[in-house]
Context: one part of a larger RNA
RNA sequence: CGUUGGAGAUUUGAGUGGCCCUGACACUAGUACGAGAGGACCGUGUCGGACCGACCUCUGGUCUGCCGGUUGUGCCGCCAGGUGCACCGCCGGGUAGCCAUGUCGGGAUCGGAUAAGCGCUGAAAGCAUCUAAGUGCGAAGCCGGCCGCAAGAUUAGAUCUCCUCAUAAGGGUCGUCCGAGACGAGGACGUCGAUAGGACGCAGGUGUAAAGACGGCGACGUCAAAGCCGAGCGUUACUAAUUGCCCGAAACUUUCAUCG
Numbered sequence: 001c002g003u004u005g006g007a008g009a010u011u012u013g014a015g016u017g018g019c020c021c022u023g024a025c026a027c028u029a030g031u032a033c034g035a036g037a038g039g040a041c042c043g044u045g046u047c048g049g050a051c052c053g054a055c056c057u058c059u060g061g062u063c064u065g066c067c068g069g070u071u072g073u074g075c076c077g078c079c080a081g082g083u084g085c086a087c088c089g090c091c092g093g094g095u096a097g098c099c100a101u102g103u104c105g106g107g108a109u110c111g112g113a114u115a116a117g118c119g120c121u122g123a124a125a126g127c128a129u130c131u132a133a134g135u136g137c138g139a140a141g142c143c144g145g146c147c148g149c150a151a152g153a154u155u156a157g158a159u160c161u162c163c164u165c166a167u168a169a170g171g172g173u174c175g176u177c178c179g180a181g182a183c184g185a186g187g188a189c190g191u192c193g194a195u196a197g198g199a200c201g202c203a204g205g206u207g208u209a210a211a212g213a214c215g216g217c218g219a220c221g222u223c224a225a226a227g228c229c230g231a232g233c234g235u236u237a238c239u240a241a242u243u244g245c246c247c248g249a250a251a252c253u254u255u256c257a258u259c260g
Base pairs, nucleotide, nucleotide: 001152005163006162007161008160009159010158011157015149016148017147018146021049022048023047024046025045026044027043033038051106052105053104054103055102059100060099061098062097066093067092068091069090070089071086072085073084074083075082076081110144111143112142117137118136119135120134170247171246172245173244174190175189176188177187178186195240196239197238198236199235200234201233202232204229205228206227212223213222214221215220
């Protein structure tokens, strides 16, 4: 921009993409078969591999604005206690999130038409013959079915609801944000409010803060699961989402009225 008024929702599915894999063991059954050795079809169950999708309860990673330990050095006048730098200085842990090595799920069942092949009926050709007329079965393959995308499918579809001559319905701008994100876009919220921050509580992490008291000559221990704390969960209008502004709609037919 189009989709022939403008919107907000919900959809149909022309078309298109994805998936499509496979093993072992057991039962049937030591049965059928076979002199024996050996050893099934059909059917059923269990457990796997690789691949794919989703997720983070568990396991395990990462976690550079979390906690702790510790070395050197500078600074806060000194002590104590902190803090900067040294690969996050090094080291031990680690929530959310993101991950796989972790967890869950998937390939199917089924329907249709067939291939090779196997038939039925059956003449030409009194027989025979799956084929000539007719008719059936039969593959991991084909068409569906399963999972996505999809009306720019210009053949531009459908349904519901809203707006009606004036800026309406609705959208945008702006702000607070996010399971969304390169930017646009998408989603949540904007006081009729829990959107983010803060506060409070909880979960969770670290591992028992400083100061003081007590015990010990002292290192240290105890009072004390303390202190501190990103992203998680809940509650709470304390802070910030104020007020505004902009965009945004009609072709044809019929009837009635007035004028010509």
Annotation:
The part of an RNA shown here (large-subunit ribosomal RNA, domain VI) has 260 nucleotides and comes from a Bacteroidaceae bacterium. The source organism's lineage runs through Bacteria, Pseudomonadati, Bacteroidota, Bacteroidia and Bacteroidaceae.